[in-house]
RNA sequence: UAAGCAAAUCAGAUAGUCGCGGGUAAUAAUUACCUGAGGAAAGUCGGAGCUCCACAGGGCAGGGUGCUGGAUAACAUCCAGUGGGGGCGACCCUAAGGAAAGUGCCACAGAAACAAACCGCCUCUCAAAAAAGAGGUAAGGGUGGAAAGGUGAGGUAAGAGCUCACCAGCGUUUAGGCGACUAAACGGCUAGGCAAACCCCACCCGGAGCAAGACCGAAUAGGGGAACUAUGAAGUGGCCCGCUUCGUUCCCGGGUUAGGUCGCUUGAGGUGUCAGGCAACUGGCAUCCCAGAUAGAUGACUAUCUAAUACAGAACUCCGCUUAUAGAUUUGCUUACUAA
Numbered sequence: 001u002a003a004g005c006a007a008a009u010c011a012g013a014u015a016g017u018c019g020c021g022g023g024u025a026a027u028a029a030u031u032a033c034c035u036g037a038g039g040a041a042a043g044u045c046g047g048a049g050c051u052c053c054a055c056a057g058g059g060c061a062g063g064g065u066g067c068u069g070g071a072u073a074a075c076a077u078c079c080a081g082u083g084g085g086g087g088c089g090a091c092c093c094u095a096a097g098g099a100a101a102g103u104g105c106c107a108c109a110g111a112a113a114c115a116a117a118c119c120g121c122c123u124c125u126c127a128a129a130a131a132a133g134a135g136g137u138a139a140g141g142g143u144g145g146a147a148a149g150g151u152g153a154g155g156u157a158a159g160a161g162c163u164c165a166c167c168a169g170c171g172u173u174u175a176g177g178c179g180a181c182u183a184a185a186c187g188g189c190u191a192g193g194c195a196a197a198c199c200c201c202a203c204c205c206g207g208a209g210c211a212a213g214a215c216c217g218a219a220u221a222g223g224g225g226a227a228c229u230a231u232g233a234a235g236u237g238g239c240c241c242g243c244u245u246c247g248u249u250c251c252c253g254g255g256u257u258a259g260g261u262c263g264c265u266u267g268a269g270g271u272g273u274c275a276g277g278c279a280a281c282u283g284g285c286a287u288c289c290c291a292g293a294u295a296g297a298u299g300a301c302u303a304u305c306u307a308a309u310a311c312a313g314a315a316c317u318c319c320g321c322u323u324a325u326a327g328a329u330u331u332g333c334u335u336a337c338u339a340a
């Protein structure tokens, strides 16, 4: 200098004039001050807080997760590792429990896909050769994504882990590690793959949702009918047991339904700093209050700075994930070239 990898910040600022929502204070009017959309507010994919069922336990079915150890309120999230794969590398991905509990699948091709001989090689008969027949073989060739572990040597009638050496897998033992695993030695044991096929194993899981729910007010026909009625009925996913309540459930018809208030923003909160931890994160101290609308608020103009715009607007809240995205800046690391 160029090309990359990983992470972070901003996403307008300042001043003035007018106009909006909320809050505080003083008020006769009105005035002053504070504050007011996002990194994704989007998707509604996960998880919770909160509310109700409800006093709510056990089991089955069902669902979710799936290498190990941690973090967290919890999670399919995050951190740190291990195995496997990709990249020269910084780094990235993960389809990562079990095939020896069982069932099932592997099309087509091929002799054969839990099993075997199409071509071939060797031996014997005829016989001098071919053809044919019998026996042996799984090294070579063919088919295939995959065919009795791989390479080399010896050996054999020809071959084969038949034997040996070096590897791979598997098993046993020892050592290290919390663990996933790793290393070494011994062993000739070597018939595949798929569980993101059913399944097995381990762990976890009530349901519904702010249009949840609570209160006030107003209005109406305190209406009619059916079933069961303690050996019963009902009880917010299904079934069983348990438990609770004592009348319960269902149908038809009428009234309110653009009523008001709460829920509604002080939080698993933000910022700074110290301590612990590789880290995720945890704890202590200090400090701050930072949207609560409900036909739905932050807009317009001027001037300066400037890269200033892309994707795009809260509706109970928070922690993640996924998707969309113009521009500017910063930090660390890798590779190549060049110079000292």
Stems, first nucleotide, its partner, number of pairs: 001336010012305007020036007038311001042322002045320005050209004057241004062205005067081005082096001083094004097200002102198002104194003118141002120137006149167006168190002170187007213262004223252006232246004269288008

A computed fold for a 340-nucleotide RNA from Thermosyntropha sp., annotated as Bacterial RNase P class A. Of the family's consensus pairs, 97% are formed in the model. It is recorded under the gene name rnpB. Model confidence (mean pLDDT): 77 of 100. It matches the Rfam family "Bacterial RNase P class A". The family's RNA type in Rfam is ribozyme.